[in-house]
The prediction has a mean pLDDT of 82. A computed fold for a 1513-nucleotide RNA from an uncultured prokaryote, annotated as small-subunit ribosomal RNA. RNAcentral holds the sequence, with entries from ENA.

RNA sequence: AGAAUGAACGCUGGCGGCGUGCUUAACACAUGCAAGUCGAACGAGAAAUUUCCUGCUUGCAGGAGAGAGUAAAGUGGCGCACGGGUGAGUAACACGUGGAUAAUCGACCUUCGAAUCCGGAACAACAUUGCGAAAGCGAUGCUAAUACCGGAUGAUGUCCCAAGAACUGUGGUUCUAAGGAUGAAAGGUGACCUCUUCAUGAAAGUUGUCGUUCAAGGAGGGGCCCGCGUACCAUUAGCUUGUUGGUGGGGUAAUGGCCUACCAAGGCUGCGAUGGUUAGCUGGUCUGAGAGGAUGAUCAGCCACACUGGAACUGAAACACGGUCCAGACUCCUACGGGAGGCAGAAGUGAGGAAUUUUGCGCAAUGGGGGAAACCCUGAAGCAGCAACGCCGAGUGAGUGAAGAAGGCUUUCGGGUCGUAAAGCUCUGUCAAGGGGGAAAAAAUCUUCUCGGUUAAUAGCCGGGGGGACUGAUGGUACCCCUAGAGGAAGCACCGGCUAACUCCGUGCCAGCAGCCGCGGUAAUACGGAGGGUGCAAGCGUUGUUCGGAAUUACUGGGCGUAAAGAGCGUGUAGGCGGUCUGGCAAGUCAGAUGUGAAAGCCCUGGGCUCAACCCAGGAAGUGCAUUUGAAACUGCCAUACUAGAGUAUGGGAGAGGAGAGUGGAAUUCCCAGUGUAGAGGUGAAAUUCGUAGAUAUUGGGAGGAACACCCGUGGCGAAGGCGACUCUCUGGACCAAUACUGACGCUGAGACGCGAAAGCGUGGGUAGCGAACGGGAUUAGAUACCCCGGUAGUCCACGCCGUAAACGUUGUAUACUAGGUGUAGGAGGUAUCGACCCCUUCUGUGCCGCAGCUAACGCAUUAAGUAUACCGCCUGGGGAGUACGGUCGCAAGGCUGAAACUCAAAGGAAUUGACGGGGGCCCGCACAAGCGGUGGAGCAUGUGGUUUAAUUCGACGCAACGCGAAGAACCUUACCUGGGCUUGACAUCAUCUUGCCCGUCUAAGAAAUUAGAUCUUCUUCCUUACCGAAGACGAGAUAACAGGUGGUGCAUGGUUGUCGUCAGCUCGUGUCGUGAGAUGUUGGGUUAAGUCCCACAACGAGCGCAACCCUUAUGCUUAGUUGCUAACUUGUUUUACAAGUGCACUCUAAGCAGACUGCCGCAGAUAAUGCGGAGGAAGGUGGGGAUGACGUCAAAUCAUCAUGCCCCUUACGUCCCGGGCUACACACGUGCUACAAUGGUCUGUACAGAGGGUAGCGAAAGAGCGAUCUUAAGCCAAUCUCAAAAAGCAGGCCCCAGUUCGGAUUGGAGGCUGCAACUCGCCUCCAUGAAGUAGGAAUCGCUAGUAAUCGCGGAUCAGCAUGCCGCGGUGAAUACGUUCCCGGGCCUUGUACACACCGCCCGUCACACCACGAAGGUUGAUUGUACCAGAAGUUGCUGGGCUAACCCGCUUGCGGGGUGCAGGUACCUAAGGUACGGUUGAUAAUUGGGGUGAAGUCGUAACAAGGUAACC
Repeated sequence: AGAAUGAACGCUGGCGGCGUGCUUAACACAUGCAAGUCGAACGAGAAAUUUCCUGCUUGCAGGAGAGAGUAAAGUGGCGCACGGGUGAGUAACACGUGGAUAAUCGACCUUCGAAUCCGGAACAACAUUGCGAAAGCGAUGCUAAUACCGGAUGAUGUCCCAAGAACUGUGGUUCUAAGGAUGAAAGGUGACCUCUUCAUGAAAGUUGUCGUUCAAGGAGGGGCCCGCGUACCAUUAGCUUGUUGGUGGGGUAAUGGCCUACCAAGGCUGCGAUGGUUAGCUGGUCUGAGAGGAUGAUCAGCCACACUGGAACUGAAACACGGUCCAGACUCCUACGGGAGGCAGAAGUGAGGAAUUUUGCGCAAUGGGGGAAACCCUGAAGCAGCAACGCCGAGUGAGUGAAGAAGGCUUUCGGGUCGUAAAGCUCUGUCAAGGGGGAAAAAAUCUUCUCGGUUAAUAGCCGGGGGGACUGAUGGUACCCCUAGAGGAAGCACCGGCUAACUCCGUGCCAGCAGCCGCGGUAAUACGGAGGGUGCAAGCGUUGUUCGGAAUUACUGGGCGUAAAGAGCGUGUAGGCGGUCUGGCAAGUCAGAUGUGAAAGCCCUGGGCUCAACCCAGGAAGUGCAUUUGAAACUGCCAUACUAGAGUAUGGGAGAGGAGAGUGGAAUUCCCAGUGUAGAGGUGAAAUUCGUAGAUAUUGGGAGGAACACCCGUGGCGAAGGCGACUCUCUGGACCAAUACUGACGCUGAGACGCGAAAGCGUGGGUAGCGAACGGGAUUAGAUACCCCGGUAGUCCACGCCGUAAACGUUGUAUACUAGGUGUAGGAGGUAUCGACCCCUUCUGUGCCGCAGCUAACGCAUUAAGUAUACCGCCUGGGGAGUACGGUCGCAAGGCUGAAACUCAAAGGAAUUGACGGGGGCCCGCACAAGCGGUGGAGCAUGUGGUUUAAUUCGACGCAACGCGAAGAACCUUACCUGGGCUUGACAUCAUCUUGCCCGUCUAAGAAAUUAGAUCUUCUUCCUUACCGAAGACGAGAUAACAGGUGGUGCAUGGUUGUCGUCAGCUCGUGUCGUGAGAUGUUGGGUUAAGUCCCACAACGAGCGCAACCCUUAUGCUUAGUUGCUAACUUGUUUUACAAGUGCACUCUAAGCAGACUGCCGCAGAUAAUGCGGAGGAAGGUGGGGAUGACGUCAAAUCAUCAUGCCCCUUACGUCCCGGGCUACACACGUGCUACAAUGGUCUGUACAGAGGGUAGCGAAAGAGCGAUCUUAAGCCAAUCUCAAAAAGCAGGCCCCAGUUCGGAUUGGAGGCUGCAACUCGCCUCCAUGAAGUAGGAAUCGCUAGUAAUCGCGGAUCAGCAUGCCGCGGUGAAUACGUUCCCGGGCCUUGUACACACCGCCCGUCACACCACGAAGGUUGAUUGUACCAGAAGUUGCUGGGCUAACCCGCUUGCGGGGUGCAGGUACCUAAGGUACGGUUGAUAAUUGGGGUGAAGUCGUAACAAGGUAACC
């Protein structure tokens, strides 16, 4: 990624159907409505209005009728306990499910039986009257009833007294039978006259119906009880006094401590009591493959509640939502005295909140209450309204249409894309709009006719049928027809990966995005916009929540050697599990049947709305519970038996097993004595320390404590911790052998109990050595350390505590099974032997290697981490934290148990490849060493830094910047600075227009650029007589494109270059191994300069590198012979020589070839590669040198060589010019030159190169000048001429160790050369001057042979300028034992917490900010307990100098008494309230503690490598 939602928010919004709509404040409520009805239970009974009559002061009074037995009120009956709302409380028999009631109730309904007799007294209404603002209350008098009361009758009911029989489950069921107590409304209404009385008819009466009473049933509904199920916390472990039970009594419809008196002392709890927190429960709903998980809106069942708390009354039922009483809080009215109220009913209001609707219509239908009925009531319900809140449906058009339009976007400028999309043309008509028609939902009731029943009855009533009348809120709605017309109807999110969908612009670690990874620092498919695309669609996204994915709590279905996780070890209780045979039972188990598992929902089938959503009917399912019937394999239980598990007995041997007592020797230290003398000790080196008061050393003697060398062994014993001299005593366990016995007696083990290293604690001893703390000495930046000298606790013993360790095999215990090989310890047996050892077999322990198997890998592997079983313990991301709080243990230290807030996206394991190591091995290199010469000191040159400046242009910065870019800054260069100018431009291309200027020459201004003026008036072709004209070229001016930039970015780039490094490495294909990263090959044994070669090898081959091929040099040969050469010959001359000719022999030149290959010999080596030695050879083991630089590393260098993306400037960051600067100068560094001298300096003479350059050039010779140089000028485009003299060297002379005849800086003077120009700022010469410097501290560089050192020569650049650079030759050494060390590198291996790769990583304190938490004292809430005070209303009981119609008694007009009831008082109980002391749980400011997180803070460097003292517990 999916599904879901009572949702909310953002953007958008045309229609319909069906649903749904305060999840928050059980917060407070204005207003009207939501429960009444019955006159056929009863008494009484208006008015307005109107008609008539009378009086008549003509609009008033009176009367009668209608209104009307109506309204309103009252008595009475039924209802108001239903329906509707909400979920606060409740963890409970509240709910679910299944039972039970033999312990129970029932008004209305229904069935059936019987009955409905005789009386009486009141009270409302009403009338009169009193009090009060009101609400309301009272007094007197009258009256009716289906209101109330008394009596009679009455049983199959109940109770009492008793009895019998059968069944039975506690008080029960059925049958039989005798005595006492218990009831009515004689009522309402309709009809009739058969009987009786009055006599049209009515009453008694009869009859129907509705009531009423008693009794027995039914239906449906309750009450109570029980089994099972039903959240989290053990950091809640003990709770309970009416508590548990009994007896008597009370109470209830009914059981029961439900209540009470007495008696007993019980009851619950680890299978979780008690306490705390949270929560209405269920059918169901969502999700899931399922098992599960989450949830309990709408609908349905149950419960609880009705402002908060308490209480009862009435009633069939309530302790009562729209009833009563009391208390409390709140609101309202008030005349201040007192009153009223309860929307968690439907609307609606306020508040809260992210958020949830109309103060609608009508009772037409369904349902309910009342009524005989009509009918009335019904905010239940039916409808409508609001809301895209959800689900479902249909639309927003269809066909054709390429000039691929315009336009947008993009582009490699060609195009591509939006796109048949649009327009255009041809059509259709859903929805919406307008007009017309138009249902079903309606059946009953009433009335009439008829049939049947009841009855005396053709009344009446009941039932059936026919006709008629009336009834629709929704609503003129659904649906149908017509009209017109594409017209009115599309958005939202996304486009880096996950994940479908890509480009441009803007921005520049900013703004912002983000579910995770992450994106953004100038080319962003990730931000914002646009174009395009993708997905869904009247919606689309976001947010919240739930399940899923997550096998990430694992029942299905996980783990514990190293990732989190085996308790330190044992004994053992409960519990769990348990060997073999037989029989029985039937609890578990399995099978069948029955009941139940409400309806709705899910699923299936069918049907109805045009489909669907939705609705209807039927079926299936509901894995569950209960009852019952059966089976007996397995588990269980009972019984019997067995011996393989377990144990006991007998006989053996082994052992640092444990405890106690004793004994021993070596060593250290101390003491005494002897010998002896100046040091000893200690360390990296020292010092503190000891010692002339005699140490150390050595000899003898003594004291004391602790530990037991060798033996000693991955040997032994023990459960673990642990145990090591010897002897004795006591004692535990294991092992082996053989038989006998018991007969499952077993395994594991929550709690519990015991043991448990070191350190530590308490008391008392002891103390030789060692040795925390502490002192001193060193080291160091510091050194509270490592090292040294001392040294107290402690280490030792006895007794007691502590209870932890990296208590580790990081591996729980037990049992069984599953290839082997080889050690070792204890025992037994066998074979063999004279005997021993050896050997074979077996049991027990302890190691190593290894197969299968397992494992993420590493590894384990009969001693399992394999295959299984049983039981216990433990784990669930890292940090916070094994911390806090609480509890508990401890003398303390502390232990055990053990969180959360907050924070991170990782932490971790094993292995891999690298890199690194103050790890190891092997090897190499001028790397060290051995040498030679330098640098660092001096002066100068040059570069750099710094400083300065208007500018001192820019770049290069460890090696690998610094005589580098620069192979040469006086101007130019030049990029910098000051100043003066220009603006299509100094330079390129192109277009249009104008023009023949311009150029050149001259003049003026100016520092120049330049400006102004004069002069000059271009060329070619065609046409033309010519001019003119046209075209082109060249040039100028104007305009528009553009030029230009040494401006930025080398971290956007190309190219080029440096470096590791001329190091020997870097890879690939196929195969093989590994889950994989990867490995192998490329490692190993040799060898090499070399991954060079050989051999071996799960590798076999190959590529880039190495080597070789190329150039040069060293030898020779062949060819060739000018400008080179001159041996020989000839000629000439100035006759030691030169020139010319012949010549090409030699040297040389420059083309080809040869030669060198470990080829040959010997030895070593593995019969190899190869090495060593030798021969030959000019050269010998890559002969010397050069060119040649693998894969890659360093974001190495360069945008200022060049090229180039992007950005920036455009009368300037472009361009031109003069001048200045790059050359500055307290200083620091690098690279050089010259020196400091005698291996020298100087003077004279003299010899020998190579390689180069030369026409804007080299310049001979000659002359001038001390010289630089100049004059003139031959030759040479070069093997011809020239630069050109080589220098060191050699020969001789002088100097004689000094600041010098060393050294030459610096300065003065005079010159020369180049150049437009040597002031800033060139080089050279001469004369004069004559500085520092006497061999260079720490440190550091180069070089291994034609090398170092030393000597000169040439060239590039260049007008001039060289100590630099690039080349050339001359002279020409020393040393290398060797690889320990320094540096760099290669290979193998090892460790790693590194991978930006050690310039890595990383720890802790402190300082600052923020966040959450803890502690102590205090303050303030909530809740709860105990004790006490006080106590409303109310029930019940009691009470008396109160009152009292019916009933009873007495006298009897009426009174008295009794009884009853009312009122009062009182007792018990008790709500709110109060006081005191506690428990639990919150909040809180200042204080304090640690923790976490933060930008590049401070101090050190603890860990990771041997992390520099191995780390850790």